Small-subunit ribosomal RNA, central domain from a metagenome, 350 nucleotides, folded computationally.
The full RNA is in RNAcentral, with records from SILVA.
Its mean pLDDT, the model's own confidence on a scale to 100, is 87.
Context: one part of a larger RNA
RNA sequence: UUGGGCGUAAAGGGCGUGUAGGCGGUUUGAAUAGUCAGGUGUGAAAGCCCUUGGCUUAACCAAGGAAGUGCACUUGAAACUUUCAGACUUGAGUACGGGAGGGGGAAGUGGAAUUCCUGGUGUAGAGGUGAAAUUCGCAGAUAUCAGGAGGAAUACCGGUGGCGAAGGCGACUUCCUGGACCGAUACUGACGCUGAGACGCGAAAGCGUGGGGAGCAAACAGGAUUAGAUACCCUGGUAGUCCACGCCGUAAACGAUGGGCACUAGGUGUAGCGGGUAUUGACCCCUGCUGUGCCGAAGUUAACGCAUUAAGUGCCCCGCCUGGGGAGUACGGCCGCAAGGUUGAAACUC
Numbered sequence: 001u002u003g004g005g006c007g008u009a010a011a012g013g014g015c016g017u018g019u020a021g022g023c024g025g026u027u028u029g030a031a032u033a034g035u036c037a038g039g040u041g042u043g044a045a046a047g048c049c050c051u052u053g054g055c056u057u058a059a060c061c062a063a064g065g066a067a068g069u070g071c072a073c074u075u076g077a078a079a080c081u082u083u084c085a086g087a088c089u090u091g092a093g094u095a096c097g098g099g100a101g102g103g104g105g106a107a108g109u110g111g112a113a114u115u116c117c118u119g120g121u122g123u124a125g126a127g128g129u130g131a132a133a134u135u136c137g138c139a140g141a142u143a144u145c146a147g148g149a150g151g152a153a154u155a156c157c158g159g160u161g162g163c164g165a166a167g168g169c170g171a172c173u174u175c176c177u178g179g180a181c182c183g184a185u186a187c188u189g190a191c192g193c194u195g196a197g198a199c200g201c202g203a204a205a206g207c208g209u210g211g212g213g214a215g216c217a218a219a220c221a222g223g224a225u226u227a228g229a230u231a232c233c234c235u236g237g238u239a240g241u242c243c244a245c246g247c248c249g250u251a252a253a254c255g256a257u258g259g260g261c262a263c264u265a266g267g268u269g270u271a272g273c274g275g276g277u278a279u280u281g282a283c284c285c286c287u288g289c290u291g292u293g294c295c296g297a298a299g300u301u302a303a304c305g306c307a308u309u310a311a312g313u314g315c316c317c318c319g320c321c322u323g324g325g326g327a328g329u330a331c332g333g334c335c336g337c338a339a340g341g342u343u344g345a346a347a348c349u350c
Stems, first nucleotide, its partner, number of pairs: 003322004007304002012318001014201004021194003025088007033081002035077008049065006091191001092188004096183003103177007110154001115149007125136002162169002206247006215241002220236004258317006266295011299306002323350003332343004
């Protein structure tokens, strides 16, 4: 546990699909569960409140009244919520025509570069640094030319540009496949929004089995630096990084900003698709929708800032917060091969 909040002070779930539930467009009729009005019954006494009265007064006591916000039954009302029946098209969706895109999956192909191998030319250095050394090299290195092998990544284009729910996605070709956007008609007729649980996806690292291994590189070894140097720098170098299948389920998973709908000045870029004007050759100019940036009015904010992509003004649904430390720890449950994850305290202390 009312309330007040969640960009940065504690607080938005990593993201989606969706069950229950909550909430839900316009209109007609009916019902009357909620709702509203009346009536009846009940709501013990005492007490509280009001008016009287009794003790000389008060406290105290007595009588009467009111109240008792409630419950049940009953008679009505029908605007709203609800239920049932019917209708509608603006919400939502389907069909049709377009163009855009690193959206996803699979297969194949290419060029540049690094490394290694073979051969040719060629000779004493190369490499590396602040300076050096470890290291490589007369068993011919570095350099250069030709050929070959193999793995990984795809320069330029490239852009606060594009796509995706998020994680994320970048050479080219083919196949399979998801979504969004624009345009114009037709159709369905509220089919919608959110979403506890649930299910699925989820960077990197890590784990299991089997491959692969060029470069890079935790660990590790050596050389330096230093008072020391379990580092920063250098020479090497194994897991790993790559592929297939299966786990893990976490991140500053960030816009540190949950989703949906509506409303509220503008200006200026950019991406996709249109319309108009004008020329016809595309531009240019005006304008619509969708996305993505910047600057700013009102408003808002503790301030910074945000500002039609809201952190403004409202409504609906979910998640979360409630002083710091102890602690995202212990215990227990669930999950995992493990690492660990998830749920998640208290004593004590300030």